[in-house]
RNA sequence: UUGGCAUAUUGGCAAACCCAUCGAAAGGUGGGGACGCAAAGCUAUGGGUCUACAAGCUAUGAAAGCUAUGACUGCCAAGCUGCCUAG
Numbered sequence: 001u002u003g004g005c006a007u008a009u010u011g012g013c014a015a016a017c018c019c020a021u022c023g024a025a026a027g028g029u030g031g032g033g034a035c036g037c038a039a040a041g042c043u044a045u046g047g048g049u050c051u052a053c054a055a056g057c058u059a060u061g062a063a064a065g066c067u068a069u070g071a072c073u074g075c076c077a078a079g080c081u082g083c084c085u086a087g
Stems, first nucleotide, its partner, number of pairs: 012037002017032006035074001041080003045077003048072003055067004
């Protein structure tokens, strides 16, 4: 420097669900609550997934459909950063 991680230690985060709130929605925030997580810390950079108010396009008698500039870091990568020490 790189890779891996234990019958170790201090702790950390917080799924579903419930309440409140913001949002058209996906979803976010706060409180409760723990399914789990050795990066379940940060970043929307790549892929993927979700939503479609407005706007644009398509189509129709109407309805409807498509498109992220929206969202997800607890979907997979990538980049950056961090705790402990039997090894």
Description
This is a predicted structure of an 87-nucleotide RNA (c-di-GMP-I riboswitch aptamer) from a Bacillota bacterium. Lineage of the source: Bacteria > Bacillati > Bacillota. The coordinates come from a structure-prediction model, not an experiment, and the mean pLDDT is 83.